[in-house]
RNA sequence: AGGGAUGUCGUUCAGCGGUAGGACGGAGGUCUCCAAAACCUCUAACGAAGGUUCGAUUCCUUCCAUCCCUG
Numbered sequence: 001a002g003g004g005a006u007g008u009c010g011u012u013c014a015g016c017g018g019u020a021g022g023a024c025g026g027a028g029g030u031c032u033c034c035a036a037a038a039c040c041u042c043u044a045a046c047g048a049a050g051g052u053u054c055g056a057u058u059c060c061u062u063c064c065a066u067c068c069c070u071g
Base pairs, nucleotide, nucleotide: 001070002069003068004067005066006065007064010024011023012022013021018054025043026042027041028040029039030038047063048062049061050060051059
């Protein structure tokens, strides 16, 4: 330099145009003599900027970051 993949709560994964969800974690509560476990509730996110669309995490463009391949 060229080609490709990935980017979503603190972590790890879903989500193929119409409400952003699970697990772990964190906080509170129930239970218990106490604690653990279990159960309930809460917590918190779409890499950035444009475009298309009535509506974008999703489609398109550029950029950024990480990884892989070619040279």
This is a predicted structure of a 71-nucleotide RNA (transfer RNA) from a Candidatus Microgenomates bacterium.
RNAcentral holds the sequence, with entries from ENA.
The organism belongs to Candidatus Microgenomatota, within Bacteria.
The coordinates come from a structure-prediction model, not an experiment, and the mean pLDDT is 81.